This is a predicted structure of a 76-nucleotide RNA (c-di-GMP-I riboswitch aptamer). Rfam family: c-di-GMP-I riboswitch aptamer. Gene Ontology term of the family: cyclic-di-GMP binding.
RNA sequence: AAACGACAAAGGCAAACCCGCCGAAAGGCGGCGACGCAAAGCUAAAGGGCCUGUGAAAUGGCAGCCAGCUACCGAA
Numbered sequence: 001a002a003a004c005g006a007c008a009a010a011g012g013c014a015a016a017c018c019c020g021c022c023g024a025a026a027g028g029c030g031g032c033g034a035c036g037c038a039a040a041g042c043u044a045a046a047g048g049g050c051c052u053g054u055g056a057a058a059u060g061g062c063a064g065c066c067a068g069c070u071a072c073c074g075a076a
Stems, first nucleotide, its partner, number of pairs: 004074002012037002018031005035064001041069003047066002049062003
């Protein structure tokens, strides 16, 4: 340095439900709440995939699907 990831330390994020707001929808933001996560940090403007929408078509979305980039800790 890479890879790896524990009944380790310190800290972190927050699914579903419900409530409020925005949106045609998918979905987003806030609250509540923890199903889970070792990248559940960032990237959707040019990798794939998925969702919405349409006669057809994303120029609308999803990073908690894969992927790319970056990063804390250190037992085996």